[in-house]
RNA sequence: UGCGCGCCAGGCGAUGGAGCUCGCCUUUAACCGCCCGUCAGGGCUGAUAGCCCCUACCUGUGA
Repeated sequence: UGCGCGCCAGGCGAUGGAGCUCGCCUUUAACCGCCCGUCAGGGCUGAUAGCCCCUACCUGUGA
């Protein structure tokens, strides 16, 4: 200095925050949505990986 393994720790899971759970990755990583289209371009869903709460947004009703 390089490689492999283990431990600790950290990071990540298409738009915000908190808790819990699950999964993935080890920096050349995990991750960076879908549909139509040769491209260009056009269209669509969701604040969650999952549960739940708050906030934002959308629709309806009542005061």

The RNA shown here (Fluoride riboswitch aptamer (crcB RNA motif)) has 63 nucleotides and comes from Pseudonocardia terrae. The organism belongs to Pseudonocardia, within Bacteria. Of the family's consensus pairs, 100% are formed in the model. The sequence was found by an Rfam model in a public genome assembly.